[in-house]
Molecule: Bacterial RNase P class A
Organism: Candidatus Saccharimonadia bacterium
RNA sequence: CUAGAUUAUCGGCUGACCGCCUGCUUCGGUAGGAGGAAAGUCCGGGCGGCAUAGGGCGUGACAGUUGCUAACGGCAACCGGAGGCGACUCCAGGGAAAGUGCCACAGAAACGAAACUACCCGUAAGGGAAAAGGUGAAACGAGUGGGGUAAGAGCCCACAGUUCUGGCAGGUGACUGCUAGAAAAGGUAAACCCUGUCUGCUGCAAGGAGAUGGAUUCUAGUUCCUUUAGUGGGACCGGUGCCCGCCGGAAUUCGUCACAAAAUCCGCUUGAUAUCAUCGGCAACGGUGUUACUAGAUAGAUGGUCAGCGUCCCGAUUUUAUCGGGAUACAGAACCCGGCUUACAGAUAACCUGGCAUC
Numbered sequence: 001c002u003a004g005a006u007u008a009u010c011g012g013c014u015g016a017c018c019g020c021c022u023g024c025u026u027c028g029g030u031a032g033g034a035g036g037a038a039a040g041u042c043c044g045g046g047c048g049g050c051a052u053a054g055g056g057c058g059u060g061a062c063a064g065u066u067g068c069u070a071a072c073g074g075c076a077a078c079c080g081g082a083g084g085c086g087a088c089u090c091c092a093g094g095g096a097a098a099g100u101g102c103c104a105c106a107g108a109a110a111c112g113a114a115a116c117u118a119c120c121c122g123u124a125a126g127g128g129a130a131a132a133g134g135u136g137a138a139a140c141g142a143g144u145g146g147g148g149u150a151a152g153a154g155c156c157c158a159c160a161g162u163u164c165u166g167g168c169a170g171g172u173g174a175c176u177g178c179u180a181g182a183a184a185a186g187g188u189a190a191a192c193c194c195u196g197u198c199u200g201c202u203g204c205a206a207g208g209a210g211a212u213g214g215a216u217u218c219u220a221g222u223u224c225c226u227u228u229a230g231u232g233g234g235a236c237c238g239g240u241g242c243c244c245g246c247c248g249g250a251a252u253u254c255g256u257c258a259c260a261a262a263a264u265c266c267g268c269u270u271g272a273u274a275u276c277a278u279c280g281g282c283a284a285c286g287g288u289g290u291u292a293c294u295a296g297a298u299a300g301a302u303g304g305u306c307a308g309c310g311u312c313c314c315g316a317u318u319u320u321a322u323c324g325g326g327a328u329a330c331a332g333a334a335c336c337c338g339g340c341u342u343a344c345a346g347a348u349a350a351c352c353u354g355g356c357a358u359c
Base pairs, nucleotide, nucleotide: 001355002354003353004352006350007349008348009347010346012309013308014307015306016305017304018303020033021032022031023030024029035330039341040340042339043338044337045336046335047203048202049201050200054244055243056242057241060198061197062196063195064078065077066076067075068074079093080091081090082089083088094194095193099192100191101188102187103186111141116133117132119128120127121126143159144158145157146156147155162183163182164181165180166179167178168177169176170175207266208265209264210257211256212255213254214253215252216251217250218249221236222235223234224233225232237248238247239246273292274291276289277288278287279286280285310328311327312326313325314324315323316322317321
């Protein structure tokens, strides 16, 4: 210099005028006012209600190991496999040796075995043979060499390899190395299924806005039996997909305390919060200290216009600085938080890899 890999950051600035929302106000003003994804609403949690959310089944999700975490299907490190010269990247990464199913097209044949061509025996009929050819994503399922045979074949032998089991060594572990023995098993589980773990429903339009003590009536969720008495029980209904279990009054009115109009208020933004420092850890992350308070609308505010500057692109020239023109993305909080995924004009930084050149 060039081609790449990974990680991280920013993602416009200033002023004037006109507006909007919220807090405070001495009513003049004054302070604050979107994002890295606020998005998709995919996963997890907090919180609220339904039993202080209980047991079993089912359903659904997930699937190497060890950690992190409030939790996770997330993250970190490592193991194994695949790709790349490399930095590095990717993997729904348990079980096909429980059972069932499926394997298009082509091909003789797709898991039952089977002979299309070629091969061997035979005059032929027929028989032998899974070694060779061709088809296909996949060809019967252990490669190379030798023996063997009519021709062949793990049929036999040597070496190498695969899987399983045992032993030794290392590692917390996945696993790795060495070694002994056994075996011959196609693929597919993002097919059913088996194993293990987790899993109640709903969702801020959740939910709350009284507490407590009496009285009366009744059809007390519906219905039946029963009792002095909704007293006890049965069936059905509703509360969660099913079972068990548990729960299931309403209206009117009075007293005491509290509250003050509801098109309202609360929930609502101080939180598993953030900054910086430091300690522990390879890291994810955690501990301690310090500082900060940073939108809260409800049909939904956070905007519009103008001017100047910045960045990038194009063109021209007095050629490295001016002039002119254009572009400046994706996007818009709605209870909150941790993630994932997706979108994004343009700019920047750190570190690493390959190649070329020069010293």